Context: one part of a larger RNA
RNA sequence: CGUUGAAAUUUGAGAGGGCCGGUCUCUAGUACGAGAGGACCGAGACCGACGAACCUCUGGUGUACCAGCUGUUCUACCAAGGGCACUGCUGGGUAGCUACGUUCGGUUAAGAUAAGCGCUGAAAGCAUAUAAGCGCGAAGCUGUCCUCAAGAUUAGAUUUCGUUAUUAGGUUCCUGGAAGACUACCAGGUUGAUAGGCGCUAGGUGUAAGUGCAGUAAUGUAUUGAGCCGAGGCGUACUAAUUACCGAUCUAG
Numbered sequence: 001c002g003u004u005g006a007a008a009u010u011u012g013a014g015a016g017g018g019c020c021g022g023u024c025u026c027u028a029g030u031a032c033g034a035g036a037g038g039a040c041c042g043a044g045a046c047c048g049a050c051g052a053a054c055c056u057c058u059g060g061u062g063u064a065c066c067a068g069c070u071g072u073u074c075u076a077c078c079a080a081g082g083g084c085a086c087u088g089c090u091g092g093g094u095a096g097c098u099a100c101g102u103u104c105g106g107u108u109a110a111g112a113u114a115a116g117c118g119c120u121g122a123a124a125g126c127a128u129a130u131a132a133g134c135g136c137g138a139a140g141c142u143g144u145c146c147u148c149a150a151g152a153u154u155a156g157a158u159u160u161c162g163u164u165a166u167u168a169g170g171u172u173c174c175u176g177g178a179a180g181a182c183u184a185c186c187a188g189g190u191u192g193a194u195a196g197g198c199g200c201u202a203g204g205u206g207u208a209a210g211u212g213c214a215g216u217a218a219u220g221u222a223u224u225g226a227g228c229c230g231a232g233g234c235g236u237a238c239u240a241a242u243u244a245c246c247g248a249u250c251u252a253g
Base pairs, nucleotide, nucleotide: 001151005161006160007159008158009157010156014148015147016146017145020048021047022046023045024044025043026042032037050105051104052103053102054101058099059098060097061096065092066091067090068089069088070085071084072083073082074081075080110142111141116136117135118134119133173189174188175187176186177185194240195239196238197236198235199234200233201232203229204228205227210223211222212221213220214219
């Protein structure tokens, strides 16, 4: 820009993906075979690699967070803290993101066939799967399964709304996001829980400071599973999404 207004839900021309491999058990030590050995067909269990999704579990990360420790400097000093030292170092770790983790997948019809195997059957009184005709037959083909898909310019369909009304609807702008390079997409914009704040909390760290008591003291102990944090959850209009402005139509009955 088109699809001759808009929103929602769709059809599927077409395109892509997948369709993998192994071990063991039963059938059965059966058929077969002198024996040694040892099946087809069929049924079941488990595993590998590969793929997808996810984070309940197990781990990783986690420069949010909590604790411990060293040197130095500052807060006048003690105590308690802040800065710097690779995030100063060390031990843990929520959310998120992840694999080494978890769950799931590769199935079953059907159709037409390849090699191959046949039926009926002449040319050629026989024979012959073939010449006419009919059938079986593969991880392969079509399809079944999954994903995308109407720029499929043949631009589809259905439902609802609107048709002269700044209307249906949409955008800018703003608050944001399990969405994201930007854009797009999605949730919201006071008729509001969109983000922040605040309250409570799952959870993390691991018993704060101060004070009392014991001890000459280091330290221990009580207050105390404390204090701090809490990207998650629930709630709450306190703050910010204000007011406004821009854009916005064709045919038929």